[in-house]
RNA sequence: UUCAAUCAGGGAGAUGGCAUUCUCCUUAAUCGCUGCACGCUUGCAGCUAAUGAUGCCUACGAGUCC
Repeated sequence: UUCAAUCAGGGAGAUGGCAUUCUCCUUAAUCGCUGCACGCUUGCAGCUAAUGAUGCCUACGAGUCC
């Protein structure tokens, strides 16, 4: 100096916040689906979803009552 492992820290899991937990990454993890256009890159239109999972709050949607 390089590589590997372990520990700690940090980060990520298609829309927000908090908590718990799981998985993944350590310069990667990650960056939804459909249609049209565009020969790469990408642009336009439409659709579902506030979770990776669970609970609560907020936003949004539907119904009922006052």
Predicted 3D model of a 66-nucleotide RNA (Fluoride riboswitch aptamer (crcB RNA motif)) from Paraburkholderia sp. DHOC27. The sequence is in RNAcentral, with records from Rfam.